[in-house]
Context: one part of a larger RNA
RNA sequence: GGCGCACGGUGGAUGCCUUGGCACCAGGAACCGAUGAAGGACGUGGGAGGCCACGAUAGUCCCCGGGGAGCCGUCAACCAGGCUUUGAUCCGGGGGUUUCCGAAUGGGGAAACCCGGCAGUCGUCAUGGGCUGUCACCCAUGCCUGAACACAUAGGGCAUGUGGAGGGAACGAGGGGAAGUGAAACAUCUCAGUACCCUCAGGAAGAGAAAACAACCGUGAUUCCGGGAGUAGUGGCGAGCGAAACCGGAUGAGGCCAAACCGUAUGCGUGUGAUACCCGGCAGGGGUUGCGCAUGCGGGUUGUGGAGUUCUCUUCACAGUCUGCCGGCUGUGAGGCGAGUCAGAAACCGUUGGUGUAGUCGAAGGACAUGCGAAAGGUCCGGCGUAGAGGGUAAGACCCCCGUAGACGAAACAUCAGCGGCUUGCUUGAGAAUUUCCCAAGUAGCACGGGGCCCGAGAAAUCCCGUGUGAAUCUGGCGGGACCACCCGCUAAGCCUAAAUAUUCCCUGGUGACCGAUAGCGGAUAGUACCGUGAGGGAAUGGUGAAAAGUACCGCGGGAGCGGAGUGAAAUAGUACCUGAAACCGUGUGCCU
Numbered sequence: 001g002g003c004g005c006a007c008g009g010u011g012g013a014u015g016c017c018u019u020g021g022c023a024c025c026a027g028g029a030a031c032c033g034a035u036g037a038a039g040g041a042c043g044u045g046g047g048a049g050g051c052c053a054c055g056a057u058a059g060u061c062c063c064c065g066g067g068g069a070g071c072c073g074u075c076a077a078c079c080a081g082g083c084u085u086u087g088a089u090c091c092g093g094g095g096g097u098u099u100c101c102g103a104a105u106g107g108g109g110a111a112a113c114c115c116g117g118c119a120g121u122c123g124u125c126a127u128g129g130g131c132u133g134u135c136a137c138c139c140a141u142g143c144c145u146g147a148a149c150a151c152a153u154a155g156g157g158c159a160u161g162u163g164g165a166g167g168g169a170a171c172g173a174g175g176g177g178a179a180g181u182g183a184a185a186c187a188u189c190u191c192a193g194u195a196c197c198c199u200c201a202g203g204a205a206g207a208g209a210a211a212a213c214a215a216c217c218g219u220g221a222u223u224c225c226g227g228g229a230g231u232a233g234u235g236g237c238g239a240g241c242g243a244a245a246c247c248g249g250a251u252g253a254g255g256c257c258a259a260a261c262c263g264u265a266u267g268c269g270u271g272u273g274a275u276a277c278c279c280g281g282c283a284g285g286g287g288u289u290g291c292g293c294a295u296g297c298g299g300g301u302u303g304u305g306g307a308g309u310u311c312u313c314u315u316c317a318c319a320g321u322c323u324g325c326c327g328g329c330u331g332u333g334a335g336g337c338g339a340g341u342c343a344g345a346a347a348c349c350g351u352u353g354g355u356g357u358a359g360u361c362g363a364a365g366g367a368c369a370u371g372c373g374a375a376a377g378g379u380c381c382g383g384c385g386u387a388g389a390g391g392g393u394a395a396g397a398c399c400c401c402c403g404u405a406g407a408c409g410a411a412a413c414a415u416c417a418g419c420g421g422c423u424u425g426c427u428u429g430a431g432a433a434u435u436u437c438c439c440a441a442g443u444a445g446c447a448c449g450g451g452g453c454c455c456g457a458g459a460a461a462u463c464c465c466g467u468g469u470g471a472a473u474c475u476g477g478c479g480g481g482a483c484c485a486c487c488c489g490c491u492a493a494g495c496c497u498a499a500a501u502a503u504u505c506c507c508u509g510g511u512g513a514c515c516g517a518u519a520g521c522g523g524a525u526a527g528u529a530c531c532g533u534g535a536g537g538g539a540a541u542g543g544u545g546a547a548a549a550g551u552a553c554c555g556c557g558g559g560a561g562c563g564g565a566g567u568g569a570a571a572u573a574g575u576a577c578c579u580g581a582a583a584c585c586g587u588g589u590g591c592c593u
Stems, first nucleotide, its partner, number of pairs: 001592009015578001016543002020515002022512007029504002031167002039101003042055003046079002049075003052059001061095006070083003106115003116135007137164002139161007171202001172200005182189001186236001212219002223250005233241002254496003261299010276289001277286002279327006303474001305438003308434006315334007335427006348421010359408003365381004382399002384388001390402003445469007455481001476491005530537002550577001553564004
């Protein structure tokens, strides 16, 4: 020196564990904010600091409930001082306080700072000063003023507003909008209207009551799911892209206007004709109340078109319509029939019940031995079970503890549902005839240029946009994939609309052939330490023991540490602590050289 064996050191793999994660399910909630948010800065405790909580009323204040013996949060003990059966600490509901920054909003500003005006009040002999309130901008409405320019308008000012502003994970709508890639290159194409940016909204959004489909049969708003179907198509007919009708399900809901016509109000114009008009007829009476246009309001609302006019059928009473009679019309009331706060109008109250935000009750076991400690494991004899889910307790516990099944519970607040009050609608519609009126205009259509549809300009309809042009009113118009005819369907150019659907920052409960510390979120907590001027990037570190019982005391040593002693079941469990692999480093010993 090598190879073995034994015993160690180092190191932190492995096993076991779990405070933390991941995925999903069900229910709730789906917004917060000028009444100042989200997020922060700085403070607040008797004793330095971090976290958490709170805000100069600062580890808290008040009220109402629950609860019942200890308490003054945690890392994290210790000392001091207090509170508490006159019910503390703690838990829940409601209220109060809530510095400064931050949309930040009196002005400024290098966020958490500086400097003001006005009103009230306090202080000073007075000035400076303190406290409370208030003072940004935009929009809407109302009012007051008020140019060029006479009226006016622009502009200015004041008041009012549960107006706006900012934040928020995903879902939604709209406006913009790539490239890597694929096509085995690449340009049309694809990726993809994706990523990303901007704006805006809601608890969902969007869409939505046919100018729809269909096919000579019919369906009857929209949305979503399963099929139809990777079909029909489209496509350098490459790569690829990719429907619809229809069928089966989920859900289910329909409404309001514009116009015609009628009434009414205001303004303007016109009007002496008494056959204007005052609902019609007859008679009487009134005397500009008329007519036309414009605007507002009320009625009126659709494709078996609507309105007007004429005819036929359908509660009652009262009042009005200049007067009387008949008929008609309008209003009120009764009765009848509904409807409703989620569209079509709109608030609130009472009562009953459910749910949530604290909680309460909740069955049944002992002995013996073992374990170098501990019984819940073993043995023996019992019990409960609408409870043998789960967790803890010195080791596998239905009967030890918390719980579990089951049964109860709310002063206050929130929410949902039923009923009642309440609000509100209809009471006139239906049928036939007529052809008088109406049925959304710079619209539809067309030309050109684009986009979007399965559809890449193609035979290219339908839908949307830009530029130009530019109709018709039901004998109208659009569609049925160029276009024309026939036939069929529908009625554009106005609006609203729940549910079925999407998502999960958040709350509660639960589940797992999900992870178990190089895993699982980046994070067993941390967006911390650290890095970067900054945008930004971004870790690592878990485990003594049942219990600190964390080694009093003695010895060596400057100390670190070690040897005794002691604790403990165990100390080769000693805060470098469970187990303690390998690489690597030793000590002893055997053999070889």